[in-house]
């Protein structure tokens, strides 16, 4: 974009079109084809007229009948038909034509009948019989023949050929019809037109080769027959031909053209309306009739079917208009008229006419018109979204004002289409025509149209809004319910599902579905491919075909060009013109790209002669190779046998083990045998077509390439089908058989091990001959030729004085240029540039499979689908990941070594269990002594009971009050409730408080997967980036790689890069050394005072300290290595040495990590509760599992006594000296200190001494008892401590695991926060004592850089086979089963044509019997073909 559509929601008017695609299904009912008395017989009945009433004339003239013409047209249909069916040219010298025109001759005399009418019979009925009588443009005879036909001649033209005409002579046959109105109409015969058909031809005009052969009247001849007419069209005879890979036969589909529709165009798809041409009329045959049929509304027959029927017969054929069933998603009125137009008859009038013109229904298209214009902003109301005192859309849109009437409604006028024939007057002239005028005809239709009058007055909807594609927000929902062309959307913030609000497109229509072309160069001819994506045949010769050097002539078939004829109309394009436009319609032109002829050109192609060497081949010279066959011969190796020497293992693996071996193996020696391969030479070599070819030799025998230029003289390339070879592995028959070695068997491995290892071994592997014919048969690259820039290497030839250099020609090979290419790559050996042939390929999967067929002994092999199913499958690069890849390197990662966990007890912390509730979170590494640095009430969220409801707080309006509070009193476990008493200030405005209302609360409810902000982890690992430039089609690389060097992307050097940017380091804090300032509470060395003693006092400013400001440390010297950069050194020198030691500091990210319960937030939720008070319980539970921890198991130790040496913190509702009490916790007094001033404060480990002596203990404390002390409103669930008294497990801990490289580890103390008080052994600090170890980077973990493979990309926790289970879906086999359509054969055989006989009928025409052949049908038989179904079975797909 289309359509003969259909459905779904809507629907105002006109005009022009279209309307059963399906069951060529069945049809009730009417109606489509009839005319003509001017051909004939005849007369119902009406009318007039007379009558003797019986009847007779006259006039119109019905039905039905003879007869003529028509009925073959027009209408309908698309079953059949792959066909001269149908388009296009063409031809009949091989034909026919009624009605029409022209033109020539003619119609003379007879005859017999027959329908009707009547009479009569049979029959329900269709209908039929008989019998008498008639007529004719019905029939028949006869004559007449200038004519036609035929025989036999003669003379001429013409053609290509059978032949064909003209003239002619003789002979034989063969015509007619009347009616009239008197004007005419007809009627026979002949030649011509005209129209209209009939028959042949070439080209054209579907699909499948899983249809390769077909054919007996078949193909051709003779003769004959029959036809309008050729012709096997038919028959008789003879011959054996005739189609076919340029696709015959078969099967399946289909009416064919003009057209129509899309398409730039070439095509492609179509044949519905209108023209042309075929076919068909219930199915299947068959004829008559007749100009014309094998006949839609004619006939006979056979069949199915329906119908009537008195059961004895009979009757039908809507694919004709309407109509009715049925069938379907679907397709219309049982309408009007013969007014035009056209058709039959007929002299005419006229009569028929569902041909046709019109009306009716249907938005089926199409084309036109409306549904209102112009003005109006307080941008109103309402709706609807926001960032909500307001803002934005809806939107000039409504209101409201002013116009206008298209359509409408009423009313009024009202065509065109009509003109002819015919009536009637007239004109012209010779009959009879022609004119003219007048008269009269319209189904549609009182329709179109015009005119008035009223009044915005009657008239809008559909589908969409995530990209493609124009159009956005809210609610709702919550992988539901839905949506969807395609990608996809929907799991609680949905632009996608639903509604609404807006918008976007299209409008009387808008959307869906179907279909069909386009986009599709995605069948490529224009216009496509084949290395790796789908795709080069395994390889050669080779037929048919394609195709094809160079010169000259002829030709003139392809080409080209003029000219003529055709290529109907319509449609299609253009002008012009007519409906008010337009659609449509009317005119002229064009288009129709082809076909035929005919006339000319000759470059090219073709084809014929002629010629020519350069393609190609042939000779002749050497020269080459693992080219084939065949035969001989050879050594090493192996294994066997036989004998020797010899002894205890051999053999085999990652480690064994099976297995050999005391019967003597392995190992060695001799000697024999057997079998198959040929070491080293050996290469990126070489030969070959390709598979493929390796000892050495001899024979055969084939091939390539150079040189030469004698010789053929285009023989040349390609190559369907087709022939041959053809690696292994397989199959047969026969042999062989050392070593190997599918299967087997054992031994091991494993969870298994039908595998890998190992020890055996059969087939097999050799040979001969015969099959098989497939491989990743690969260069995944088909063959031949020509062209195109360089560097390198190598094999054989040749030229060249050479072994150096170099030229050429044929191979093998590498690397680049321009090209090409989706990229990787290729690149004279092209995957460049052409040329010719062939062969392939058209998403994936089903699948190289079924089914046929072909081949094969068999495995199998060749051709080789389709259902059904997916949104892909793929190819080449890229960045990341990841590898039981590869290199370099790193870290308490291993190892080295201390010290722990894991076993006991406890203490804490989580699963789990329990409970009314055990409140909530963190869950591998990165949860579990975590959020908690303090759960008895409080905290606290949970439970479980009792209370409030503007609420516990704060602000704001607005009414009140002057309360409220506070005592005191009932009542309650308390909150909480009831009541009494008491109760501001003022400038009188208020103020302030407080009730009642209102507006705003409140939530530790939910979403860490809507979020901010914090934080863990990788990882304090050294990487992650960006600007310009350069490179790639891009992604994307380069820079960041390389070589070195560091802790480090640190630094150096090279470099298409040069530069930055966040990290790194480094600047900050602390420790460790000096120095100057500066001294109080700190210190105290010298003086001086004082004490039992003490920096206690004066002083000092020297130390040590304190804390502020500096110094120093930087590979800065040296040596040696390195180009550097940097590295080595027990160097010096320093306190410190190579980032001195530790802290703060975490790049670009990952894990939707972790927190909505710290805090903030967005959204959802609760609102006398999911808020909020209060009392008591829970968070403390306990069969168990697991993390962290403390205390131990003891003598490096327990106890007892005596001595000593930190630091860094804390203290007023605190620390609390000293004393006194008490065994102690601790109580009673109390100095001092808000702090380098007092004070918690004892430091332990340690050192000295002394008891314990290896024991469940003088180890070790749990847990139980008792009796206390403090803290606090309250220690019962559930607080610590302290005395007594008990005295449990536990004797150093399984697999496994964890933490440290030095002032660490271990071990030993002391202080902080939180806190009335403490469940702290935990947390964060201090300081004291104070070590082992590190060969080394092979192995685990964890990371860096580089490189490599990939089917991974939520990225190896990843992609992914295969079976089995269970469900669906199509399919293939199948014993059978049931159906088609078609051919064969053999029986029978209607109608009917033909033909033979006929003793019947008829004057004759002509009928009638009887018999032959063929045939539609019908029967029966075997076989092939194809669908349908199916127990049971195979694989496949989801």
């Nucleotide at each position: 974009g289309a359509u003969g559509a259909a459905c779904g929601c809507u629907a105002g008017c006109g005009g022009g079109a279209g309307g059963c695609c399906u069951a060529a299904c069945a049809c009730a009912u009417g109606c489509a084809a009839g005319u003509c008395g001017a051909g004939c017989g005849g007369g119902a009945a009406u009318c007039c007229c007379u009558u003797u009433c019986g009847g007779g004339g006259g006039a119109u003239g019905a039905g039905a009948g003879c007869g003529g013409c028509g009925c073959a047209c027009g209408g309908g249909u698309g079953a059949g038909u792959a066909a001269c069916g149908c388009g296009u040219a063409u031809g009949c010298a091989a034909c026919c034509u009624g009605c029409c025109c022209c033109g020539g001759a003619c119609a003379g005399g007879g005859g017999g009948a027959u329908a009707g009418c009547c009479c009569g019979g049979a029959g329900a009925a269709a209908u039929c019989c008989g019998g008498a009588u008639u007529a004719a443009u019905a029939c028949c005879c006869c004559a007449u023949a200038u004519a036609a036909u035929u025989a036999u001649g003669a003379a001429g033209u013409c053609g290509c050929a059978u032949g064909a005409u003209u003239u002619u002579a003789u002979g034989a046959u063969u015509a007619a019809a009347g009616c009239u109105a008197c004007g005419g109409c007809g009627g026979u015969u002949c030649g011509g037109g005209a129209u209209g058909g009939g028959c042949a031809u070439g080209c054209g005009u579907g699909a499948c080769a899983u249809u390769a052969g077909c054919u007996a009247g078949u193909u051709g001849g003779u003769g004959a027959g029959g036809u309008a007419a050729c012709g096997g069209c038919u028959c008789a005879c003879c011959a054996a031909g005739g189609c076919u890979g340029c696709g015959a036969u078969g099967u399946c589909u289909a009416g064919g053209g003009g057209u129509u529709c899309u398409g730039a165009g070439a095509g492609g798809a179509u044949g519905a309306u209108c023209c042309c041409c075929c076919a068909c009329a219930c199915u299947g045959g068959u004829a008559c009739u007749g100009a014309g049929a094998c006949a839609c509304g004619g006939a006979c027959c056979a069949g199915a079917c329906u119908c009537c029927u008195a059961c004895g017969g009979g009757a039908g054929g809507c694919a004709g208009c309407a109509g009715u069933g049925a069938g379907g998603a679907a397709u219309a009125u049982u309408g009007g008229u013969c007014a035009a137009u056209g058709g039959g008859c007929g002299c005419a009038a006229g009569c028929c006419u569902g041909a046709a013109c019109c009306a009716g229904c249907c938005a089926u298209c199409c084309c036109g018109c409306g549904u209102g214009a112009a003005g109006g902003a307080a941008g109103a109301c309402g709706g609807c979204c926001c960032u909500a005192u307001g803002g934005g859309u809806u939107g000039u849109a409504a209101a409201c004002u002013u116009c206008u009437u298209u359509u409408g409604u009423a009313c009024a006028u009202g065509a065109a289409g009509a003109a002819a024939g015919g009536g009637a007057a007239c004109u012209a002239c010779g009959g009879g025509u022609a004119g003219u005028u007048u008269c009269g005809u319209g189904a549609c239709g009182g329709u179109a149209a015009u005119g008035u009058a009223c009044g915005a007055a009657u008239a809008a909807g559909c589908a969409u809004c995530g990209g493609c594609u124009a159009a956005c927000u809210c609610c709702g929902u919550g992988c539901c319910a839905g949506c969807a062309g395609c990608c996809g959307c929907g799991g609680u913030a949905a632009u996608a599902c639903g509604g609404a609000g807006g918008a976007u497109g299209c409008g009387a229509g808008c959307g869906u579905u179907a279909u069909c072309c386009g986009g599709a160069u995605u069948c490529a001819u224009u216009g496509g491919g084949u290395u790796u994506a789908a795709a080069g045949g395994g390889u050669a010769c080779g037929u048919a075909g394609g195709u094809g050097g160079c010169c000259c002539g002829g030709u003139a078939a392809g080409u080209c060009a003029g000219u003529g004829g055709u290529g109907a109309a319509a449609a299609c394009c253009u002008g012009c013109c007519g409906c008010u436009u337009a659609a449509c319609g009317g005119u002229a032109g064009g288009c129709g790209u082809g076909c035929c002829a005919u006339u000319g050109a000759u470059a090219c192609u073709g084809u014929c002669g002629g010629g020519c060497u350069u393609g190609a081949g042939u000779g002749c010279a050497g020269u080459u190779g693992a080219g084939g066959c065949a035969g001989g011969c050879g050594g090493a190796a192996u294994g066997u046998g036989u004998a020797g020497u010899g002894u205890a293992g051999c053999g085999g693996u990652g480690a064994a083990a099976u297995g050999c071996a005391u019967a003597g193996a392995u190992a060695u020696u001799a000697c024999a045998c057997a079998g198959a391969a040929c070491u080293c030479c050996g290469a990126u070599u070489g030969c070959g077509a390709a598979g493929g070819c390796a000892g050495c030799u001899u024979g055969c025998u084939a091939a390539a390439g150079u040189g030469c230029a004698a010789c053929u003289g285009a023989c040349g390339c390609u190559g369907a089908u087709g022939u041959a070879c053809g690696a292994a592995a397989g199959c047969g028959u026969g042999g062989g058989u050392a070593g190997c070695g599918a299967a087997c068997a054992g031994g091991a491995u494993u969870a298994g091990a039908u595998a890998c290892c190992c020890u055996g071994g059969u087939a097999g592997u050799c040979c001969a001959c015969g099959c098989c014919g497939u491989a990743a048969a690969c260069g995944a690259u088909g063959c031949u030729c020509a062209c195109u820039g360089g560097c390198u290497g190598u094999a054989u030839g040749c030229g060249a004085u050479a072994c150096a250099c170099c030229g050429u020609a044929u191979g093998c090979g590498g690397c680049c240029a321009a090209g090409c290419g989706a990229a990787a790559g290729c690149g004279c050996u092209a995957a460049g540039u052409g040329a010719g042939c062939c062969a392939c390929c058209u998403g994936g999967g089903g699948a190289g499979u079924a089914c046929g067929c072909c081949g094969g002994c068999a495995a199998c092999g060749g051709u080789g689908a389709a259902a059904c199913u997916c949104a892909a499958a793929g190819g080449a690069a890229u960045u990341g990941a990841c590898g039981g890849g590869g290199g370099c390197c790193c870290g308490c990662a291993c190892a080295a070594g201390c010290g722990g966990a894991g076993g006991a007890a406890c203490a804490u912390g989580u699963g789990g269990u329990u409970u009314a509730a055990u409140u909530c979170g963190a869950u591998g590494a990165u949860a579990c002594g975590c959020g908690a640095g303090g759960a008895a009430c409080c905290u606290u969220a949970c439970c479980u009971g009792g209370g409030c409801u503007u609420a516990a707080a704060u602000g704001g309006g607005g009414a009140c009050u002057g309360a409220c509070g506070g005592a005191c009193a009932c009542u309650g476990a308390a909150a909480g409730g009831u009541g009494u008493c008491u109760u501001u200030c003022u400038u009188c405005g208020g103020a302030c408080a407080g009730u009642c209302u209102u507006c705003a609360a409140g939530g530790u409810g939910c979403u860490g997967c809507a979020u901010g902000g914090u934080u863990g982890u990788c990882g304090u690992c050294a990487g992650c980036u960006c600007g310009u430039g350069c490179c790639g089609u891009g992604a994307g690389g380069u820079g960041u790689c390389g070589g070195g060097u560091u802790a480090a992307g640190u630094c150096c050097c090279a470099u298409a890069a040069c530069g930055a940017g966040c990290g790194c380091a480094a600047c900050c804090c602390u420790u460790a050394c000096c120095a100057u300032u500066a001294g109080u509470u700190a210190c105290u060395a010298a003086c001086g005072g004082g004490u039992u003693a003490u920096g206690c006092c004066g002083a000092g400013g020297a130390c040590u300290c304190u804390a502020a400001u500096g110094g120093g440390a930087c590979u800065g010297c040296c040596a040696c290595c390195g180009u550097a950069a940097g590295g080595u050194g027990u160097g010096a020198g320093g306190a410190a040495g190579g980032u001195g030691g530790g802290g703060a500091u975490g790049a670009c990210g990952u894990c939707a990590a972790a927190u909505c319960a710290g805090c903030a937030c967005g959204g959802c939720c609760c609102u006398u509760a999911c808020g909020u008070c209060c009392g008591g319980g829970g968070c403390g539970a306990c069969a168990c599992a697991c993390g962290u921890g403390u205390u131990a198991c003891a003598a490096u130790g327990g106890g007892c006594g005596g001595c000593a040496c930190a630091g860094a913190g804390g203290g007023c509702a605190g620390c609390g000296a000293c004393u006194c009490c008490g065994c102690g916790a601790g109580g009673g007094g109390a100095a001092g200190c808000a702090a380098a001033u007092c004070u918690c404060a004892a430091a332990a480990a340690g050192c000295c001494g002394u008891u314990c002596u290896c024991a469940g203990u003088u180890c070790g404390g749990a847990u139980u008892g008792g009796a206390g002390u403090c803290u606090g409103c309250a220690a019962c669930u559930c607080g610590a401590c302290u005395c007594c008294a008990u005295g449990a497990a536990g004797c150093u801990g399984g697999a496994u695991u964890c933490g440290c490289u030095a002032g660490u580890a271990a071990u030993c103390g002391c202080g902080c926060a939180u806190c009335a008080g403490c469940c702290a052994u935990g947390g964060c600090g201090c300081g004291g004592u104070g070590a082992a170890u590190a060969c080394g980077u092979u192995c685990c973990c964890g990371g860096g850089c580089c490189u490599u493979g990939u089917a991974c990309a939520c990225a190896c926790c990843g992609c992914c086979c295969g079976u089995c289970a269970a469900g669906c879906c199509a399919u293939g086999g199948a014993a059978g089963c049931u159906g088609g359509g078609g051919g064969c054969g053999c029986c029978u055989a209607a109608a009917g044509u033909c033909c033979g006989c006929u003793a019947c009928c008829g004057c004759g025409a002509g009928g009638g019997g009887c018999g032959g052949c063929c045939u539609a049908g019908g029967g029966c038989g075997a076989a092939a073909c194809u669908a349908g179904u199916a127990a049971c079975u195979g694989g496949g797909g989801c």